This is a predicted structure of a 78-nucleotide RNA (c-di-GMP-I riboswitch aptamer) from Candidatus Electrothrix aarhusensis. Its Rfam family is "c-di-GMP-I riboswitch aptamer". Gene Ontology term of the family: cyclic-di-GMP binding.

RNA sequence: AGCUGAUAAAGCCACAACCGUUGCGAGACGGUGUCGGAAAGCCACGAAUCUCCACUGGGAGACAGUCGGGCUACCUGC
Numbered sequence: 001a002g003c004u005g006a007u008a009a010a011g012c013c014a015c016a017a018c019c020g021u022u023g024c025g026a027g028a029c030g031g032u033g034u035c036g037g038a039a040a041g042c043c044a045c046g047a048a049u050c051u052c053c054a055c056u057g058g059g060a061g062a063c064a065g066u067c068g069g070g071c072u073a074c075c076u077g078c
Base pairs, nucleotide, nucleotide: 002078003077005075012037013036017032018031019030020029021028022027035065041071042070043069045068046067047066049062050061051060052059053058
């Protein structure tokens, strides 16, 4: 440097649900929680899905734990 693996160890994240805040909404943030994850770290570039405004066409958003792609990264082993 590259590849590999997930419980071997040390760690990490936090589904659903509930509570609070916020948004027209999808949703987001914080707390509790812990289904799962080997990138469940980051990025809205492409697509899927969802929301709002129109509706002849479209436009604006959400989502990274939907998929693809990009960047970075702990440890074991090779």
The coordinates come from a structure-prediction model, not an experiment, and the mean pLDDT is 82.